[in-house]
């Protein structure tokens, strides 16, 4: 001095454990609103939370029957594996001439 790469969030399937089903969550709208977010700085399309507002549902069966069990069902939640996507410029890492 130059070429290449690595790694946040996010998201898919699968598998455990929970939640609900006496409606929470989920997904939609909306907030002068909060928060994380590659090692450093920044940052917001994305992600989470909080508050408002609209719309909404799948239950069946057995038993020792005021509860529980199992099978269902919920654009459920939480770990985990695996895959996939992955933050312009800058510096920093890692590699190759």
């Nucleotide at each position: 001095c130059u070429g290449g790469g690595a790694g946040u969030a996010g998201a898919a399937a699968c598998a455990g454990c929970g939640c609900g089903u006496u409606a929470a969550g989920u997904g939609c709208c909306g907030g002068u609103c909060g928060g994380a977010u590659g090692g450093g700085a920044g940052g917001u399309u994305g992600c989470c939370g909080c508050c408002g507002g609209a719309c909404g549902a799948a239950a069946g069966a057995g038993a020792u029957c005021u509860u529980c069990u199992c099978u269902g069902c919920g654009g459920u939640g939480c770990u985990g594996u695996c895959u996939u996507c992955g933050c312009a410029a800058c510096c920093g890492c890692c590699u190759g001439c």
A computed fold for a 97-nucleotide RNA, annotated as THF (Tetrahydrofolate) riboswitch aptamer. Of the family's consensus pairs, 81% are formed in the model. The coordinates come from a structure-prediction model, not an experiment, and the mean pLDDT is 76. It matches the Rfam family "THF (Tetrahydrofolate) riboswitch aptamer". Rfam 15.1 lists 747 matches to the family in 747 species. Its family is annotated with tetrahydrofolate metabolic process in the Gene Ontology.